[in-house]
RNA sequence: CGCUCAUCCAGAGGGACUGAGGGAACGGCCCGUAGAAGUCCCGGCAACCUUCCGCCGACCGCGAGGUCAUGGUGGGGAAGGUGCCAAUUCCGUCUCGCGGCGAAGUACGUCGCGAGGAAGAUGAGGA
Numbered sequence: 001c002g003c004u005c006a007u008c009c010a011g012a013g014g015g016a017c018u019g020a021g022g023g024a025a026c027g028g029c030c031c032g033u034a035g036a037a038g039u040c041c042c043g044g045c046a047a048c049c050u051u052c053c054g055c056c057g058a059c060c061g062c063g064a065g066g067u068c069a070u071g072g073u074g075g076g077g078a079a080g081g082u083g084c085c086a087a088u089u090c091c092g093u094c095u096c097g098c099g100g101c102g103a104a105g106u107a108c109g110u111c112g113c114g115a116g117g118a119a120g121a122u123g124a125g126g127a
Base pairs, nucleotide, nucleotide: 001126003125004124005123006122007121008120013042014041015040016039017038021031022030023029025093026092027091028090043085044084045083048081049080050077051076052075053074054073055072056071057068058067059066060065089119094116095115096114097113098112099111100110101109102108
């Protein structure tokens, strides 16, 4: 940065300084003087980058068997680079489907559930 891909129902907080906000926006609903945001220290979670093993698979071999660059899948590790440590990304926002309610068939409104998207966040890349 109007770019690409992956992930987002799991997990993990104490202290010091400071002092009123914070949860991206908006609406809702929450968190906060029993201390928000921020800075620093220490700790932790996770496993994107990274690494080990199995299976699939691929390749080599007449065969017994062998190999692992790439891919899929399952499991394990954590030194380093990021990230993260209230609530599903807190919920919703746009579209579609199903159901309830409203004179309620079409359509409409509203509530609930489901699917997909948008937006955002983080990582790995790209220009």
This is a predicted structure of a 127-nucleotide RNA (SAM riboswitch aptamer (S box leader)). Its Rfam family is "SAM riboswitch aptamer (S box leader)". From the family's description: The SAM riboswitch is found upstream of a number of genes which code for proteins involved in methionine or cysteine biosynthesis in Gram-positive bacteria.